SAM riboswitch aptamer (S box leader) from Meiothermus luteus, 127 nucleotides, folded computationally. Lineage of the source: Bacteria > Deinococcota > Deinococci > Thermaceae > Meiothermus. It was read from a public genome assembly, where an Rfam model found it.
RNA sequence: CUUUUAUCCAGAGCGGUGGAGGGAACCGGCCCAAUGAAGCCGCAGCAACCCACAAAAAGCUCCUGACCAUUGCCAGCAGCUUUUUGCAGGGUGCUAAUUCCGGCUCGGCCGCUGAGCCCUGUAGGCA
Numbered sequence: 001c002u003u004u005u006a007u008c009c010a011g012a013g014c015g016g017u018g019g020a021g022g023g024a025a026c027c028g029g030c031c032c033a034a035u036g037a038a039g040c041c042g043c044a045g046c047a048a049c050c051c052a053c054a055a056a057a058a059g060c061u062c063c064u065g066a067c068c069a070u071u072g073c074c075a076g077c078a079g080c081u082u083u084u085u086g087c088a089g090g091g092u093g094c095u096a097a098u099u100c101c102g103g104c105u106c107g108g109c110c111g112c113u114g115a116g117c118c119c120u121g122u123a124g125g126c127a
């Protein structure tokens, strides 16, 4: 960078610095912010996507044991793969509001035809 798939109404913050913005495109809302925004630094936390570690189950392979021999079967151990559970060491991510809400499709409204307004919703899409 491209492709595919799943989830997204849960959870989690303090201090220092800084000095006016912020809520991840744009537009319309609505919120947060001098009782201090963004950014930067420190420590902390949430979560469990990936790696690691641990346990269980299943499958495959190898070795060993018993059987006169072979095949098969059983048991034990080791390796690999998959699934589930745990853990929270490492890597991401996150720590206001449903991804803050809506803007596209499906229905409706008009002295405004508009990125307009209202509504449908466990809807379907887009990001």
Stems, first nucleotide, its partner, number of pairs: 013043005021032003026103004044095003049091003053086009063076003099127001104124002106121001107118003110114001